This is a predicted structure of a 268-nucleotide part of an RNA (large-subunit ribosomal RNA, domain VI) from a Planctomycetota bacterium.
Context: one part of a larger RNA
Parts: sequence; C1' cells; structure tokens
RNA sequence: CGUAGGAGGUUUGAGAGACGCUGUCCUUAGUACGAGAGGAUCAGGAUGGACGGACCUCUGGUGUACCAGUUAUCCCGCUAUGGGUAAUUGCUGGGUAUCUAUGUCCGGGGGGGUAACCGCUGAAGGCAUCUAAGUGGGAAACCCCUCUCAAGAUUAGACCUCCCAUUCCGCAAGGAAUACGAAGACCCCUGGUAGACUACCAGGUUGAUAGGUCCCAGGUGUAAGACCCGUAAGGGUUUCAGCCGAGGGAUACUAAUCGGUCGGGCGG
Repeated sequence: CGUAGGAGGUUUGAGAGACGCUGUCCUUAGUACGAGAGGAUCAGGAUGGACGGACCUCUGGUGUACCAGUUAUCCCGCUAUGGGUAAUUGCUGGGUAUCUAUGUCCGGGGGGGUAACCGCUGAAGGCAUCUAAGUGGGAAACCCCUCUCAAGAUUAGACCUCCCAUUCCGCAAGGAAUACGAAGACCCCUGGUAGACUACCAGGUUGAUAGGUCCCAGGUGUAAGACCCGUAAGGGUUUCAGCCGAGGGAUACUAAUCGGUCGGGCGG
C1' cells in the first nucleotide's frame, strides 16, 4: 500500500513444511516342517540403539549480586565484631532461580489407491491363458489421518461484536458552513511467559505490572551479645540460630501521574 467504511476478537485451510528408522528377547513352540541335524510363517508381548520434540520432579552441571570457612595489609582510638582494597570470584566447601544433559517424559501408528509381482473366473483360439470384458491381493515409495506455519490464497475468504453530524444547496453523485474527534490504536510509563533492535505478551490507580514490606518455600549451617567451662587456643548454652539474588503468595507504602497524537461522519 492492497484486501471498496473504520475497528476488536475468533477462525476456515488453498498451499508449504515436519515425522516416517531399526535390533534383541519372551510366548505361540522345540509346535508346523524334517530321517536327523535343525527349525519357522502368522499373531501377541517386553526391552534396547540411533534420531527428534518437550521439560527441570529426580541425578548432575552452572550459579563472579546467596551462606559459611580461611590467608597479607589498611580503617572504624584499642579488644571483639564489622568493613574496604589487591590477590583468577584471592582460595575453599555448599547452593535458590535461570539455563542445561549425561537426567526425565513422549514420538515413529492406522487407512486408501497402486508398482513390480502373485492370483480368480475367462474367451478371441472347443484346449491353454492373471486380461481382452469382469475381479482379488500386493511396497520404507504415492494420497489421507497426526504435528507446525498459513487469506499478499491480489481467487486477498468466513463468523461474532463494536463505532460513525447537524444545517443549507442539489433528483443523485456531490458540494458548502459550523461545531466537534466515535469504536479503536499509538505515543508515554511499570514489566516479562517475549526479546539483538523492533516485534510479542502482562499491566497502567475501576491497578497486584515492577520495587519495597510481611508470610512461606528454599540455601547456608547455629550470628552478634551475654553467661558457663578452660591458664589458653578453644568449647558449651541461649540457637534447627543469624543472614539470605532471581522462587510462591499477601499487601497500594513507592513508581505505572497528568496528558498528547492518529483515527471521522453510514461507506464507489
């Protein structure tokens, strides 16, 4: 820009893409078959490999804004506690959220028409012949069913809902004047299930969108101070303490304030 008014939703599916693999074992059955050795079709079940998708409950990894331990120097006058800087995040032990595989779950099934090929009936051609009329089967291939995208599918689809002036001239199309600016969208702002930007999504006081606060989960592992024991290093009690990033809730305390712009008038 188009989709012959403008919007907000929900969709149909022309078309395109994805998937499509396979082993072993058990039962049938040591049966059919076979002198024996050996050893099935069909059918049912179990469990793997590789590949693909999703996810983080478990097992792990990550986790330089969490917790603890610990080694110079320096600071708060000193002790203790705490803090700053450099040392790979100083080093070490753990670890929420997130992301993740080596972890977990799921997937590869069915139908139809056929190919080569195998048949039935069957003439031309008294026989024979799957073919000439007719008719049955038959593949990882083809077409559907499954999953994803999809109406710029210019053949531009469908459904639901919402919105839109008064006067004058004119048969109408249309023109003029005046007053305003609908539905809705955007700008702007708070953010994340989204993300390079944009877009998308959740919200903007008629509000739980983010922060703060409180509660909980979870992590670390028992803070400081005081008291007791020990000459002391240190230990014990208070204390499953103290501290705590991202997690789940609650709560308007803080910030989403106030506003502005686009979008027209019933549609050739």
Notes: Taxonomically the source falls in Planctomycetota (Bacteria, Pseudomonadati).